[in-house]
RNA sequence: GGUCCCAUAGCUCAGUCGGUUAGAGCAUCGGACUCAUAAUCCGCGGGUCGCAGGUUCAAGUCCUGCUGGGACCA
Numbered sequence: 001g002g003u004c005c006c007a008u009a010g011c012u013c014a015g016u017c018g019g020u021u022a023g024a025g026c027a028u029c030g031g032a033c034u035c036a037u038a039a040u041c042c043g044c045g046g047g048u049c050g051c052a053g054g055u056u057c058a059a060g061u062c063c064u065g066c067u068g069g070g071a072c073c074a
Base pairs, nucleotide, nucleotide: 001073002072003071004070005069006068007067010026011025012024013023019057029043030042031041032040050066051065052064053063054062
């Protein structure tokens, strides 16, 4: 230098052929239980879906560029 893959909550991830409220588990926090702690149970909150444009009535999803990470080729 070239080709390809990944980026969604604090962490690990799902998200269908573009459509109706952006989700799960764990963690944090609050509560129950306990003499207390752990475990267990219940509940709350937490996201401009990496950044910037474009297409569309509508984009996490499609297109382009950039950034970061990874694999391979030279």
Molecule: transfer RNA
Organism: Bacteroidales bacterium Bact_14